Small-subunit ribosomal RNA, 5' domain from an uncultured bacterium, 507 nucleotides, folded computationally. Model confidence (mean pLDDT): 85 of 100.
[in-house]
Context: one part of a larger RNA
RNA sequence: GAUGAACGCUAGCGGCAGGCCUAAUACAUGCAAGUCGAACGGGCCGCAAGGUCAGUGGCAAACGGGUGCGUAACGCGUAAGCAACCUGCCUCAAACUGGGGGAUAGCCCGGCGAAAGCUGGGGUAAACCCGCAUGGUCCUUUUCGGUUACCUGGCUGGAUAGGUAAACAUUUAUGGGUUUGAGAGGGGCUUGCGUCUGAUUAGUUAGUUGGCAGGGUAACGGCCUACCAAGACGAUGAUCAGUAGGGGUUCUGAGAGGAUUGGCCCCCACAUGGGUACUGAGAUACGGACCCAACUCCUACGGGAGGCAGCAGUAGGGAAUAUUGGGCAAUGGAGGCAACUCUGACCCAGCCAUGCCGCGUGCAGGAUGAAGGCGCUCAGCGUUGUAAACUGCUUUUAUCUGGGAAGAAAAGUAGUCCUGCGGGAUUAUGUGACGGUACCAGAGGAAUAAGCACCGGCUAACUCCGUGCCAGCAGCCGCGGUAAUACGGAGGGUGCAAGCGUUGUCC
Repeated sequence: GAUGAACGCUAGCGGCAGGCCUAAUACAUGCAAGUCGAACGGGCCGCAAGGUCAGUGGCAAACGGGUGCGUAACGCGUAAGCAACCUGCCUCAAACUGGGGGAUAGCCCGGCGAAAGCUGGGGUAAACCCGCAUGGUCCUUUUCGGUUACCUGGCUGGAUAGGUAAACAUUUAUGGGUUUGAGAGGGGCUUGCGUCUGAUUAGUUAGUUGGCAGGGUAACGGCCUACCAAGACGAUGAUCAGUAGGGGUUCUGAGAGGAUUGGCCCCCACAUGGGUACUGAGAUACGGACCCAACUCCUACGGGAGGCAGCAGUAGGGAAUAUUGGGCAAUGGAGGCAACUCUGACCCAGCCAUGCCGCGUGCAGGAUGAAGGCGCUCAGCGUUGUAAACUGCUUUUAUCUGGGAAGAAAAGUAGUCCUGCGGGAUUAUGUGACGGUACCAGAGGAAUAAGCACCGGCUAACUCCGUGCCAGCAGCCGCGGUAAUACGGAGGGUGCAAGCGUUGUCC
């Protein structure tokens, strides 16, 4: 000097930031992921328009949010490669959207169960599921050319045989659907270099290292399997052990360097401890599923339910860390043509001097140098000290009164105009949680506002009293045994100041 700090004493205000560093301990309660009726058929309400409810279906739920357990690793950083790859939604371009069939939930009638829930029969819709047709420059097979810095191949042109699409809705203008190519953004894989400590860890390794064949994957690969060979790594530190998420940054320092990874951003890992796959463009999925385990809860003892390292909050641990708040007004996200709905993301408010920054606690005059305190060479001086009183002034702040925002752009609705008919321009209307907040004006009145540590040297600041190696102080040196500037108190002083000191940690 710095700090996510804590403790002691003290405390007026505002702005901006920050706030479980410990038990990745256990969690009561509420909320945190839905949406679409312009995909579909029903129940209920209604005269209807329509509304509402669950179900089928679509998209989303892989984002956003949390934590740092694990991990010394292509995990991260940086620079490259993929001629070995994938990519929903979005953008651009081309072509198409013909005609059939089937099931099932909801519903109705039953059954079982304490419950969670399960189950039999009947019947029904769709953008659900399945054939058929059509089709390409798409895919597969065989084959003939051209081209190439990159040559197990890529790109491109042709022939051959085979294969594969679709879904409709309505307010008639749109919204969708299928195939192909390109883009953007996102991801996967590979590689060079860098990435803590220990040799009181010296040898390690059998799918191990390589080959061949096959399987598997979006894709390369011992990724997996069978067979064959005996390799592979290591003092340039393998293996083992310990510690640890990595980076941008941040702190310090003249720099080199050292330390650090809290807030914010990027990447990774994890979601009670392990394991597994399903769905899907994408997960081996925090608020999905299944299994094992520990724990908690319900039970009619047969069986079931759960997962806050989301936001609040509780218990516990701890020196120590906040509200079971408001709103979707803004920004962003999901769904929807839209209106809109949802959003503990986010925006705000609350608590805490935890930090940084700013402001204030008055200003000017005023010597009988008042009283009081303290000191002294003690009927006078010194000091506190222009300090107070007193006089004049100001009103930041506080209090009261009145006014009062920006953040809002839109979307939508109703007009007008232009148009290449996709849309665009313009007018009116229209929406604020924060908040009657910030801010502004006015009123009266010095009114509402100063402490903490230190004073032997280092180190700015000195005397008196008490104590008597006692009581005590102390960062180091060291003080204290009868005149202690070092202990305790007082007066005075010094330094910082709404803070000041102490302790911990880093340079």